[in-house]
Molecule: small-subunit ribosomal RNA
Organism: metagenome
RNA sequence: AGAGUUUGAUUCUGGCUCAGAGCGAACGCUGGCGGCGUGGAUAAGACAUGCAAGUCGAGCGGGACCUCAUGGGUAGCAAUAUUCGUGAGGUCUAGCGGCGAACGGGUGCGUAACACGUAGCUUACCUACCCUCAAGUGGGGGAUAAUCCCGCGAAAGCGGGACUAAUACCGCAUGUGUCCCCGACGAAAGUCGGGGGUAAAGCUGGGGACCCUUCGGGGCCUGGCGCUAAGGCUGGGGCUGCGACCUAUCAGCUAGUUGGUAGGGUAACGGCCUACCAAGGCGAAGACGGGUAGCUGGUCUGAGAGGAUGACCAGCCACACUGGAACUGAGACACGGUCCAGACACCUACGGGUGGCAGCAGUCGAGAAUCUUCCUCAAUGGGCGAAAGCCUGAAGGAGCGACGCCGCGUGGGGGAUGAAGGUCUUCGGAUUGUAAACCCCUGUCACCUGGGAGCAAUCCCCCGGGAUUAAUCGUCUCGGGGUUGAUAGUACCAGGAGAGGAAGCCGUGGCUAACUCCGUGCCAGCAGCCGCGGUAAUACGGAGACGGCAAGCGUUGCUCGGAAUCAUUGGGCGUAAAGGGUCCGCAGGCGGUCGGCUAAGUCGGAUGUGAAAUCUCGUGGCUUAACUGCGAAAGGUCAUUCGAAACUGGCCGGCUCGAGGACUGGAGAGGAGACUGGAAUUGUCGGUGUAGCGGUGAAAUGCGUAGAUAUCGACAAGAACACCUGUGGCGAAGGCGGGUCUCUGGCCAGUUCCUGACGCUCAGGGACGAAAGCUAGGGGAGCAAACGGGAUCAGAUACCCCGGUAGUCCUAGCCCUAAACGGUGCUCACUUGGUGUGGGGGGAGUCGACCCCCUCCGUGCCGAAGCUAACGCGUUAAGUGAGCCGCCUGGGGAGUACGGCCGCAAGGCUAAAACUCAAAGAAAUUGACGGGGGCCCGCACAAGCGGUGGAGCAUGUGGCUUAAUUCGAUGCAACGCGAAGAACCUUACCUGGCCUUGACAUGCUGGUCGUAGAAGCCUGAAAGGGUGACGAUCCCGAGCAAUCGGGAAGCCAGCACAGGUGCUGCAUGGUUGUCGUCAGCUCGUGUCGUGAGAUGUUGGCUUAAGUGCCGCAACGAGCGCAACCCCUGUGUCUAGUUGCCAUCCUCGGAGCAAUCCGGGGGGCACUCUAGACAGACUGCCUCGCUUUAAACGAGGAGGAAGGUGGGGACGACGUCAAAUCAGUAUGGCCCUUACGGCCAGGGCUGCACACGUGCUACAAUGCCCGGCACAGAGGGAAGCGAACCCGCGAGGGCGAGCAAAUCCCUGGAAACCGGGCUCAGUUCGGAUCGAAGGCUGCAACUCGCCUUCGUGAAGUUGGAAUCGCUAGUAAUGGCGCAUCAGCUACGGCGCCGUGAAUACGUUCCCGGGCCUUGUACACACCGCCCGUCACAUCAUGGAAGCCGGCUGCACCCGAAGUCGCCCACCCAACCCGCAAGGGGCGGAGGCGCCGAAGGUAUGGCUGGUGACUGGGAUGAAGUCGAAACAAGGUA
Repeated sequence: AGAGUUUGAUUCUGGCUCAGAGCGAACGCUGGCGGCGUGGAUAAGACAUGCAAGUCGAGCGGGACCUCAUGGGUAGCAAUAUUCGUGAGGUCUAGCGGCGAACGGGUGCGUAACACGUAGCUUACCUACCCUCAAGUGGGGGAUAAUCCCGCGAAAGCGGGACUAAUACCGCAUGUGUCCCCGACGAAAGUCGGGGGUAAAGCUGGGGACCCUUCGGGGCCUGGCGCUAAGGCUGGGGCUGCGACCUAUCAGCUAGUUGGUAGGGUAACGGCCUACCAAGGCGAAGACGGGUAGCUGGUCUGAGAGGAUGACCAGCCACACUGGAACUGAGACACGGUCCAGACACCUACGGGUGGCAGCAGUCGAGAAUCUUCCUCAAUGGGCGAAAGCCUGAAGGAGCGACGCCGCGUGGGGGAUGAAGGUCUUCGGAUUGUAAACCCCUGUCACCUGGGAGCAAUCCCCCGGGAUUAAUCGUCUCGGGGUUGAUAGUACCAGGAGAGGAAGCCGUGGCUAACUCCGUGCCAGCAGCCGCGGUAAUACGGAGACGGCAAGCGUUGCUCGGAAUCAUUGGGCGUAAAGGGUCCGCAGGCGGUCGGCUAAGUCGGAUGUGAAAUCUCGUGGCUUAACUGCGAAAGGUCAUUCGAAACUGGCCGGCUCGAGGACUGGAGAGGAGACUGGAAUUGUCGGUGUAGCGGUGAAAUGCGUAGAUAUCGACAAGAACACCUGUGGCGAAGGCGGGUCUCUGGCCAGUUCCUGACGCUCAGGGACGAAAGCUAGGGGAGCAAACGGGAUCAGAUACCCCGGUAGUCCUAGCCCUAAACGGUGCUCACUUGGUGUGGGGGGAGUCGACCCCCUCCGUGCCGAAGCUAACGCGUUAAGUGAGCCGCCUGGGGAGUACGGCCGCAAGGCUAAAACUCAAAGAAAUUGACGGGGGCCCGCACAAGCGGUGGAGCAUGUGGCUUAAUUCGAUGCAACGCGAAGAACCUUACCUGGCCUUGACAUGCUGGUCGUAGAAGCCUGAAAGGGUGACGAUCCCGAGCAAUCGGGAAGCCAGCACAGGUGCUGCAUGGUUGUCGUCAGCUCGUGUCGUGAGAUGUUGGCUUAAGUGCCGCAACGAGCGCAACCCCUGUGUCUAGUUGCCAUCCUCGGAGCAAUCCGGGGGGCACUCUAGACAGACUGCCUCGCUUUAAACGAGGAGGAAGGUGGGGACGACGUCAAAUCAGUAUGGCCCUUACGGCCAGGGCUGCACACGUGCUACAAUGCCCGGCACAGAGGGAAGCGAACCCGCGAGGGCGAGCAAAUCCCUGGAAACCGGGCUCAGUUCGGAUCGAAGGCUGCAACUCGCCUUCGUGAAGUUGGAAUCGCUAGUAAUGGCGCAUCAGCUACGGCGCCGUGAAUACGUUCCCGGGCCUUGUACACACCGCCCGUCACAUCAUGGAAGCCGGCUGCACCCGAAGUCGCCCACCCAACCCGCAAGGGGCGGAGGCGCCGAAGGUAUGGCUGGUGACUGGGAUGAAGUCGAAACAAGGUA
């Protein structure tokens, strides 16, 4: 720091997704140790059990027990035991009393608030304990718990009577002080004087003299602790400025409401409360309402700004089962207090009671999920106490959980036969991998043994010193000694043993680091996004290898980041989402110039504060780190104060350039009203006139003989205003068009006279606002939704036609929308130009003007810089700046639902969510396509000739059939194709019979000379099985030899393997078809463009051609075209057998002869053969084209041939996953006594049909018979086969010649000549069938060909449709060859003979090339894509209702309790009184206000559910049409 994903590719816009960091986490797999942290986030759900707040006997009276002393009783001889009493001491203690219990601990419900944060204020306040200072602490009184007695109750508990104490309670005295009032002084604070009010309690230690004494003690002195009063500290209460959530689909809220007066109340101000008076107060800078939420220091993230968050720790707040209330108190409206109400739970004798873990543990529940019912008060801290001490689930510790952070370990070094095993393999090897083994070491952690802390200071006792006191004592203090540890026998240290006990998780298609094999076969599955999987998956599952991290690793969830994707830093709005339809304009925002003052903003200094912790830096402590100590720094839009005065603001005074006014002129469809004009249309009346008119692609409906259309005249009516008319004018926009008048708005120019910043913009608001639509009343010619009819069509509720009503028009009132568009808000300023046009002014000039020049305003085009993703914009900005407003934030859902406002309605404005997708989009690029355009080709059409489609037959295919009818080829580009030869074979198929190392190859092992082989025999359809006379070969060694041993070949047995026409042509090579012999396809460099890409290759002319020329930011080049090659057409040369024979010689024959035939010699002239060469290149001439030239075209000369002479071979980049695994090759998969191999028979030939390709015909340009002429190219040895003979013939016999310019196949046929046939199913046609033959072959039944005789079918020129061909072509005639034993060849490939017609032309059909245009196509129009309907799923709106939650208003009831009033009952302290008694205070009780819960009634908001219903989204191939994208076929 970025990356992936929209496209064929590109740039941009834009969303989605990923990589990072973090967490109180959870889940999966795994798990060695330690340190430090951390752990109920959900149900503020319910809780068993234990503990969490007590303490003080030095405040008080009792009680119990113990000890001692003493007196008495009882038992006992006694010791003694026991009991009663008194006194002293000690321990414990219920109660009264004091202090604490308001801290500490928990939780986050509520709360949007002065709750919190921050800075202030409090002359408007309180503060127990603590500190300080001074003064005081005098003298009295009356009660009451406890206890005892009685009673009630199951219990909890309660009532009555009697006795008693105090630091409990109450008067009185004193008044330093303090409070209140008055007066004086003072600026104030305060001081002084006067008056009035107002205190208290004691406990305890010690003590010598004196006094009192009930002999216990007290007074007195002294110390300590208390009490009363004051000041302070600390803590708190109250008030204020500022700061921090969402929602306007919450816009108005408010009756104690806002203020005042008086009073009450409080510690205290206050409407806090009450009465009265006034009518205020708050709100767009968001009141009120709704939703959500404890706030902060901080934490996480981020470069920062910011965003998110508020666990642990710390500060504040709120709460304590729910709701209400007060009491006590310094402090509470009180977590472990009280009262009441409610819900829940428990106890109960049914009468009544009890309880509150959001304290620590723990339980249940809900949940993805969160711990021990632990130890100790040793430390720190808190409460009480004089103290010892007690209490303390605060705290300190331990335990559990990898929940997090940090540290450590699971070993280190050596070690190559690179072991074995695994995996892969091209079988060679590679890899795991120095990894292991093995050798040498080390000893962390864990384990064992031993030692063993620090945290300890206190307190108490003893000794000593000092201070206090008159003094001892006491108290305080210092020193010494003694004592106290939960953690813990832990940390730590030492020793011991031994590599021994300790590695996993995730990933490996791209992003993103890491690749192979197997399995699977759109299955199973994966997936964060893009996407993988349909038989070779680096994407699924397993394995190996590799990558990453590591006691963890992944996943999920959430936050920030990346995201400049809410943009302050730091975005946009012509076409991507986005400018409000337009103007006016309040608030608001912004604002010219000069001077002065001010100091709010702004800037600077100082001071205060910004708690601690955290973060950062520095430096220390634990072995390190995490963790932690100390120090520093940092942190605010903060407050106070001092200062500055440029800028902004404020105040004051000026100015004129902004703005406005005045005056003089000007243009204009600007607006409103009234009046008025002509043309046209339609209608009415009349005239003329006759058969049609209208209308369309063509028609029909319609109108017309009752007289239309046409035409003339007159009249009526309504609406709109031709020409002028112009990217001309005016207006804010919508919009405005005949003329005249009246009223009226704005604009421009000129003059520079006036005002003196009066300005710009504008949320709300107001006005205007096309068409359609609505209401009421008019009007209605034309046009024309709806509607009717006619056509079209498969249908046509459309397009076209004939009619036609609302409406269009007017008046009045609504509606308020639009592609209301320049898709571009308004205003101001600045920034090169050119050229039109409308309006005005000026200059020069003229008689006046025009032209020309300058200038202002408007309106266009082209363009500079600049901007833009590009397109484009460009002084009329989309440039550069400033001000203000509006709007946008992925697509769909949706401008929809709900709510609100507006509207008569239609509807408008405002405006979501669930759900769903990985895109939706903009511009441009290259293609492809178009029922777009232009140019141009092609037997593409047209012109012509002949066919196919009809018939019969042949052949191929489909289909059907079959045991099998083997397989492949399937639009063009499969179908006489693979087949250039299926009776067996072929043969791949079927049936049956057989073989299993195999019919064939290679290697290994063992055996084998009577072996291999083999006549023959048996069986059998054959294959095969069985038998078998006979019967081998070579090499080496030994040996005289016989022979023996070894080896080879062959064979047998066995093992490796062979074999497969089994699958995949969508795994492949190779080959082929096709577009297409079309003229195209590209590259290098340069240039242009952000880029895809363009240019070149486009343009003009031209060509068969991207052929050539010219031009040109291109210049060149390659593959194609052409040429080079072959055949053919002319000539020359060379060569001359097997070819040829003109001349010459000769022989034979015929003939009178000319001459002819044959042979030989000879020759190479000619023909021919086959080699070399020549020739044609637009070279020459004329004309055309063009400015000229070139290229090119037309014609001509010459020439055998003329404009590529004809033909062939040759096929660019590529397309069709085109064809072929069955030609061969080949990866993978599959079969292995069979999917291999052999054999026999059958099948590939089956036939109701359909199609393709052909043959033969239908006849007279013909057929038949006879005669007769002329080829080329080929083939021939298991071959071609002459002559001759036989046969009607197919053929047979014999066999010459020929491996071929020699011999043979080999008679060419049509043509031509002569004759017949005479238009007929024929002398056409030959199918079919019968008979007899021939040939090949082992064999012609299925299933060959040929011959002869007989038979003689369909067929009389072929519907729709369709094919070939432009010249030696079509048509037509025959000949040859390959395959092959033969043949189904009528097929294929060649050859020669005869030999035409036609082309005006390019509109149309088909195919193609180039340019251009549109595009929503790119699998590329056989494309894309829309809506209804049907089915399934999902979310959602409406809905009669039903059920909850929150809440308003009104009323009823009214607990506890405070307050107020009453108080006849009760009543110790005080007062009066001698007393009795009375008074007063107080209490019970009653009444009243308020008042929680509850109730009644009625509203609001919100949620759930709901028969039915509405649309929406999604889903594989459903139905109907064909709306959009190409002029998408009606833009």